The RNA shown here (c-di-AMP riboswitch aptamer (ydaO/yuaA leader)) has 145 nucleotides and comes from a soil metagenome. The RNAcentral record of the sequence draws on MGnify. The coordinates come from a structure-prediction model, not an experiment, and the mean pLDDT is 79.
[in-house]
RNA sequence: CGCCGAGUUUCCCGAGUUCGCUCGGGGAAACGGGGGAACCAGUGGUGGCCACCCGCUCGGGCGGCCGCCGGGGGCGAAUCACCCACGUGUAGCGCCACGUCCUUCGGCGCGAGCCCGUCAGCUAACCCCGUAGGCGCCGAAGGAU
Numbered sequence: 001c002g003c004c005g006a007g008u009u010u011c012c013c014g015a016g017u018u019c020g021c022u023c024g025g026g027g028a029a030a031c032g033g034g035g036g037a038a039c040c041a042g043u044g045g046u047g048g049c050c051a052c053c054c055g056c057u058c059g060g061g062c063g064g065c066c067g068c069c070g071g072g073g074g075c076g077a078a079u080c081a082c083c084c085a086c087g088u089g090u091a092g093c094g095c096c097a098c099g100u101c102c103u104u105c106g107g108c109g110c111g112a113g114c115c116c117g118u119c120a121g122c123u124a125a126c127c128c129c130g131u132a133g134g135c136g137c138c139g140a141a142g143g144a145u
Base pairs, nucleotide, nucleotide: 001136002135003134004133008029009028010027011026012025013024014023015022016021030131031130032129033128034127035126040121044069045068046067047066048065049064050063052061053060054059071119072116073115074114075113080089081088082087092110093109094108095107096106099145100144101143102142103141104140105139
């Protein structure tokens, strides 16, 4: 100087200082995320109990409660398929820096991981949380600003 990412700027107090600044605590702005009405959407399987309706005899329909089983959800591009395995593809995502944006061709990569804990659709008001971590590039064309 630049890249992935929300992960930046600034103020106050205290301590330290090689006097450049660093650390801790507390604010503001900005960016990002989660929860949370109405309306709309949605209502798992199974056993038992109770109530109602139909049939009027077996049975059928439906609601409530309890138990068991199955779960479900969030951040992120990171999803899905095949495969004994190794791996191969793939939705999707990023970069190739004359400031920014759009389009096209070509090239190079990613396509992970973590968290909540039976619970959360959307969602105004309102409430809560985050401010990390990891890296190193210089291919072209057109248009707009």